Small-subunit ribosomal RNA from an uncultured bacterium, 1493 nucleotides, folded computationally. RNAcentral holds the sequence, with entries from ENA. Model confidence (mean pLDDT): 82 of 100. Rfam family: Bacterial small subunit ribosomal RNA.
[in-house]
RNA sequence: AGAGUUUGAUCAUGGCUCAGAUUGAACGCUGGCGGAAUGCUUUACACAUGCAAGUCGAACGGCAGCAUAGAGAGCUUGCUCUCUGAUGGCGAGUGGCGAACGGGUGAGUAAUAUAUCGGAACGUACCUUAUUGUGGGGGAUAACGCAGCGAAAGCUGUGCUAAUACCGCAUAAUCCCUAAGGGGGAAAGCGGGGGACCGUAAGGCCUCGCGCAAUUAGAGCGGCCGAUACCUGAUUAGCUAGUUGGUGAGGUAAAGGCUCACCAAGGCAACGAUCAGUAGCUGGUCUGAGAGGACGAUCAGCCACACUGGGACUGAGACACGGCCCAGACUCCUACGGGAGGCAGCAGUGGGGAAUUUUGGACAAUGGGGGCAACCCUGAUCCAGCAAUGCCGCGUGAGUGAAGAAGGCCUUCGGGUUGUAAAGCUCUUUUGUCAGGGAAGAAACAGCAGCUCUAACACAGUCUGCGAAUGACGGUACCUGAAGAAUAAGCACCGGCUAACUACGUGCCAGCAGCCGCGGUAAUACGUAGGGUGCAAGCGUUAAUCGGAAUUACUGGGCGUAAAGCGUGCGCAGGCGGUUAUGUAAGACAGGCGUGAAAUCCCCGGGCUUAACCUGGGAAUUGCGCUUGUGACUGCAUAGCUAGAGUAUGUCAGAGGGGGGUAGAAUUCCACGUGUAGCAGUGAAAUGCGUAGAGAUGUGGAGGAAUACCAAUGGCGAAGGCAGCCCCCUGGGAUAAUACUGACGCUGAGGGACGAAAGCGUGGGUAGCGAACAGGAUUAGAUACCCUGGUAGUCCACGCCGUAAACGAUGGAUACUAGCUGUUCGACCAACAUUGGUUGGUUGAGUGGCUAAGCGAAAGUGAUAAGUAUCCCACCUGGGGAGUACGCUCGCAAGAGUGAAACUCAAAGGAAUUGACGGGGGCCCGCACAAGCGGUGGAGCAUGUGGUUUAAUUCGAUGAUACGCGAGGAACCUUACCAGGGCUUAAAUGUAAGUUGCAUAGAUCAGAGAUGGUCUUUUCUUCGGACUACUUACAAGGUGCUGCAUGGUUGUCGUCAGCUCGUGCCGUGAGGUGUCAGGUUAAGUCCUAUAACGAGCGCAACCCCUGUCGUUAGUUACCAGCAAGUAAUGUUGGGUACUCUAGCGAGACUGCCGGUGCAAACCGUGAGGAAGGUGGGGAUGACGUCAAAUCAUCACGGCCCUUACGUCCUGGGCUACACACGUGCUACAAUGGCCGGUACAGAGAGCAGCCACUACGCGAGUAGGAGCGAAUCUACAAAACCGGUCUCAGUUCGGAUCGCAGUCUGCAACUCGACUGCGUGAAGCUGGAAUCGCUAGUAAUCGGAUAUCAGCCAUGAUCCGGUGAAUACGUUCCCGGGCCUUGUACACACCGCCCGUCAAGCCAUGGAAGCUGGGGGUACCUGAAGUCGGUGACCGAAAGGAGCUGCCUAGGGUAAAACUAGUAACUGGGGCUAAGUCGUAACAAGGUAACCG
Repeated sequence: AGAGUUUGAUCAUGGCUCAGAUUGAACGCUGGCGGAAUGCUUUACACAUGCAAGUCGAACGGCAGCAUAGAGAGCUUGCUCUCUGAUGGCGAGUGGCGAACGGGUGAGUAAUAUAUCGGAACGUACCUUAUUGUGGGGGAUAACGCAGCGAAAGCUGUGCUAAUACCGCAUAAUCCCUAAGGGGGAAAGCGGGGGACCGUAAGGCCUCGCGCAAUUAGAGCGGCCGAUACCUGAUUAGCUAGUUGGUGAGGUAAAGGCUCACCAAGGCAACGAUCAGUAGCUGGUCUGAGAGGACGAUCAGCCACACUGGGACUGAGACACGGCCCAGACUCCUACGGGAGGCAGCAGUGGGGAAUUUUGGACAAUGGGGGCAACCCUGAUCCAGCAAUGCCGCGUGAGUGAAGAAGGCCUUCGGGUUGUAAAGCUCUUUUGUCAGGGAAGAAACAGCAGCUCUAACACAGUCUGCGAAUGACGGUACCUGAAGAAUAAGCACCGGCUAACUACGUGCCAGCAGCCGCGGUAAUACGUAGGGUGCAAGCGUUAAUCGGAAUUACUGGGCGUAAAGCGUGCGCAGGCGGUUAUGUAAGACAGGCGUGAAAUCCCCGGGCUUAACCUGGGAAUUGCGCUUGUGACUGCAUAGCUAGAGUAUGUCAGAGGGGGGUAGAAUUCCACGUGUAGCAGUGAAAUGCGUAGAGAUGUGGAGGAAUACCAAUGGCGAAGGCAGCCCCCUGGGAUAAUACUGACGCUGAGGGACGAAAGCGUGGGUAGCGAACAGGAUUAGAUACCCUGGUAGUCCACGCCGUAAACGAUGGAUACUAGCUGUUCGACCAACAUUGGUUGGUUGAGUGGCUAAGCGAAAGUGAUAAGUAUCCCACCUGGGGAGUACGCUCGCAAGAGUGAAACUCAAAGGAAUUGACGGGGGCCCGCACAAGCGGUGGAGCAUGUGGUUUAAUUCGAUGAUACGCGAGGAACCUUACCAGGGCUUAAAUGUAAGUUGCAUAGAUCAGAGAUGGUCUUUUCUUCGGACUACUUACAAGGUGCUGCAUGGUUGUCGUCAGCUCGUGCCGUGAGGUGUCAGGUUAAGUCCUAUAACGAGCGCAACCCCUGUCGUUAGUUACCAGCAAGUAAUGUUGGGUACUCUAGCGAGACUGCCGGUGCAAACCGUGAGGAAGGUGGGGAUGACGUCAAAUCAUCACGGCCCUUACGUCCUGGGCUACACACGUGCUACAAUGGCCGGUACAGAGAGCAGCCACUACGCGAGUAGGAGCGAAUCUACAAAACCGGUCUCAGUUCGGAUCGCAGUCUGCAACUCGACUGCGUGAAGCUGGAAUCGCUAGUAAUCGGAUAUCAGCCAUGAUCCGGUGAAUACGUUCCCGGGCCUUGUACACACCGCCCGUCAAGCCAUGGAAGCUGGGGGUACCUGAAGUCGGUGACCGAAAGGAGCUGCCUAGGGUAAAACUAGUAACUGGGGCUAAGUCGUAACAAGGUAACCG
């Protein structure tokens, strides 16, 4: 200090999440030791039991119990009993002091609290200081005795007695009161010692100490008052009657409405009163760089409380935790009459809860109470116990050790890793175990001696010295010794964030997950293992706080489009405010003083072996108060100024507002005339109007609404908004020059005014338009879009409503900061014109465009800022839920304003980029359309597919890009399928070991065959072995699965013109530029321009065939000339001229001419040329797309089968058949069929072959048989042409189907071959919607050949030639594609995205008849205890008291409202949930542009 997550990618906005620190924690797994801490956060719930506050005999009367002493008695002569308060002491009692401290808890309390700083009108026991006093009397009463009541608790009567208990008298002050004369007003004794003196004694007396009384001062403590600070809510806006003040009185320790009487009507509040919710406050703790935020356990200060509520008493102090009274709830005892109790003290129990300890020891220390003291008490405290609850420290060993052991895991099988790790060897001994020693914490008080005081050897003296006792912890800390590696490691994690990876299992299952997200058969994300990483006696998880989060922004954010500027003015409060001078000193600044408790934090030291911890000193405590100073700035006061603001005067523009009047055009309606059949409307129609006369046209009239042209990024207004013309009233603005006022200003929470359209109320008006509604269309539907009608409304007057995408999505004011160019209204100047102008310039006010700097996430903005600054206001803080619910205010209503939460998601949103898409645009191309020619779709058949069927109909291919496809040959084989029957390392090749010469072959039998049985036969050798067979082991086999694990191959977009890179430049970036623009091309082809310059893959060319020529070479080709021969033929000699064959060359390049053009290029029926503008054809297929096809061509990862999913055999099937589709063949006929005759090809193939020729057969073919491994041999080319016939018909068309008879191939033609002959002679007469191919040697038509192949279902596929057309105006439209541009909410990319109802499940929530609680207030009734007041006939000598009574009051009751919480039949919407229903609203012009009210 940051990181992950919205996107295909980017920037910014914005939320969510993570890494850190922390805790009084809890849970899971694990667990060796010690130190020093901490430990009911929940029910202020209820409590059994024990303890937690007593002490003083030196205040008192006494003496129950104990001990001592004395006396007595009994006798068992050392024991028992009795007596004596005589002594030590002391239960109970009187009295004093304490019990108001210490300890606990945080319910209440938002201020009678707390913190800080001040103040005046107070009290104070014990302590200190000072002064004075302590004289003299009195009457009671507990205890106790006696009597009695009660179960108990307890109580009553009577009698006796003491005091430091109680009450007077005296005296008294610097005390109190006062009318200033005066008056009031205290006490207590106890103990130690004693020389003289007195006394019968007690004692007096003296002295010392403690006490007592009064007063003074102090310290500490406490009470009271003030200022400032102190949580949330305005969906709490008004609160208040002792309330606010005064006078008087009462009351208190004390000021005060604290209380009362009277008087006045105040007091508090937007700087938040009142009300509601929550909460003890602080020092501090945690976090943070800090500012802050959260918290308030332990420790410390304060407050409050003590079962709940009320009350007083006592006392210095309480309205009292372990006191009292009353009321209430609860628990316990009871003899039922009545009583007792209060753990939020320490332990402990139950309950609650995720969760928090022992019914321990000791007063040894520290402290407290009492006491003269000894001493007693002390669950305060000090210790121990329990708990890894956190913090700190230590250990679980150290060194060496490679054969890199074994085992585990992985593996490419080579190895790697665990790993110096272990073992082994050599050491050490912390901790633990055993044994021995053994602290500090404890020196005071007391005692003794001295000194001082004294008459004194008493007493006293924290003055000196001596020195005894005292330890809960605890035989603890610590030290020493012994043995011995011996007693001691886990937890989480390993996809990214985030350090750390492999294997197996699982297969969207089981599961994981903090966020993103993993898992659907190769999971580094699940589970396990190996390995690794991080912490470590702990480690993880959960919860919580701060941080990161600048994500509430004071430090330190924003608001045009991401959330966010009020619709717009005015304006009270508030905030801010020009310039000069003087004063002041509130703010501000500086110095000083006081305070800011201690502890904590920080710094420097010290003590525990270190640390945690403890401790000394310092710093700090940023604050508050007092005081001194300064006078710049702000404030305040005073006096000025004129630059802000305003006023007056002149001039000007304007749809600014209100009222009244008036004008013309148009629509509609009415009347009449002319006139006849339609009009209107639409994409097309229909509804509608019209022969009862429409529409059209002419004339006249009525009525309402709106104002064409001018008219304009023109004007005016605060905004909404404002438009014919004239008149009246009226607001604001601009400009020019002077004069005046003298800061009068800006903004503006609340408030108030205005505020489009729609809507509402009352009354008018109503021509056109027109929600609702009706009808007609459209449609699957059409409650819409379109059409015909049409009511509210639109208009006017008055009154409401108060909202809009009320937008510049941009609050107002002021100042400053480059320019260019329009336009409106003024002022001035110049020039030219001149009957009112034109042009230009300067300047002011508006209103537009472009642009610099700057700003901005970008797009953009840019003097009219979104720049630079100041002031004020409004508003925002993830999306949804929701501008909803509830409450309140406003409204006649509609509704408006204000405005949440639960729950849910990890995004939602902005700008820009690249694509893709659009029923967006522009340009261009293609047999894409159009123009033509011929088909398909109808028939029969062939073939493929789907479907169905079947034992099987093997498998694959499925829009284009599957369907005469894989298959370029399914009768067996093929063959993968089915049925049945067999085999188990077997078909091939090896290696190693062993065995064998039984193998092989032949014959025969069984069988469907595979196969099995029987018989016969039986090697070579150099003796090493070779060969064959068998057995065993290792390697098999699979057309089984996954083409979504793959290679290779292929299809398609598409032979479309595109796809990229380097460097540079632009941009924050994704990216862009180049590749765009203007031309041109078949082409990203080329040219020009150009922040681009170059390059690559594609295009083109290079390659092959073909078209012309030349040259070379002529056999099997050719034959012109020569020769020979034949019935005829290059048949022969010969030749290579020609054709041809096949090598090498030439040729074509827009090269030339003319025109256009900058050029590229195009045009010209240009020339030349065999060929002319890539001549024609082929091969050639960029980056990529479709998870396209293929695991069944082949190869291959993984998985699966192994007497079978392998393999062999026979038969069957792949050939089925209500049906549907694709591709073809043959036809429907006369441009034809049939018969006869006559011509002309090219290419290819051939030895298990092609087969001439001859013979036979109607024919398929058969029997002979020459030639040819082929430019030599082997084939009738057919259409065509000539002639004949048929004459428009289901035919002399057409040939399906079927019957009979045959041929050939083959082991075999039944399922299931082809062909032949004879006979039979079906459908079909040119084919609906729709759809296909083709632009020239093409379509159409005609035949020929080949591969596969025994044969063939070939009408298929691939080639070859023959004959040989028509048409293209053109690019509007359909389809596909390319480029540019535009919109986008798409990016799996339109086969996209996405909305709402309904149906199902779950969740939270609103309303609701009602039901059940809660706290508070009001009114009335009742009213305990108790203070105060009154009375007091009773008691008392009196003081006074009992009693009675008044006021107040806790509690209780009644009543009506309000608030709040829970629940509820039913009901409303909301959210969430892979694959439900209906539509298609939005995103593209989303198919009616969308959106706001």